């Protein structure tokens, strides 16, 4: 330099053109003499910028980061 892949919550992963979910974790409450465990509840995310579309996390293009291969 070329080609391919990945980017979703603090972490690990789903998801699909109709506005995003689980587990663990975090905060609060209940329970307990205390801790742990358990129950309830709350907050929290689509890498960035454009395009298509009535509507984009999803489709297209570019950028960034990482991984793989070739040279």
């Nucleotide at each position: 330099g070329c080609g391919g892949g990945u980017a979703u919550a603090g972490u690990u992963c789903a998801g699909u053109g109709g506005u995003a979910g689980a587990a663990c974790g975090u905060g609060a409450g209940c329970u307990u003499c205390c801790c742990a465990a358990g129950c309830u509840u709350a907050g929290g995310a689509u890498a960035c910028g454009g395009g298509u579309u009535c509507g984009a996390u999803u489709c297209c293009c570019g950028u960034u980061a990482c991984c793989c291969g070739c040279u």